[in-house]
RNA sequence: CAGAGUAGGCCCAGCGCGUCAAGUGCCGCCGGAUGGGAAGUUGCCGGCGGACGAAGGAUCUAAAAGAUCCGCGUUGCUGUGCCGCAUCCGCUG
Numbered sequence: 001c002a003g004a005g006u007a008g009g010c011c012c013a014g015c016g017c018g019u020c021a022a023g024u025g026c027c028g029c030c031g032g033a034u035g036g037g038a039a040g041u042u043g044c045c046g047g048c049g050g051a052c053g054a055a056g057g058a059u060c061u062a063a064a065a066g067a068u069c070c071g072c073g074u075u076g077c078u079g080u081g082c083c084g085c086a087u088c089c090g091c092u093g
Stems, first nucleotide, its partner, number of pairs: 001093003008083003012079005017073003026050007036089003040085001056070005
């Protein structure tokens, strides 16, 4: 001097959840994890409280329940690909 490497984000795919409203997103408070080590928030996760808030439809069935299909949700998990921490120390060339 150069490089590797996190949390996480996006596309696609698969399996799901809800659509009789949870989830997601927003605000406040508290806590937690976070390249190999220490440590940290601008990012992430969890808990509590608050405000706001939706796209359903068809078929089968005597009915209910249920099943299936097509949609919807700034929806959950997993996998591939891509992107990817600043400070000090460390690793590779």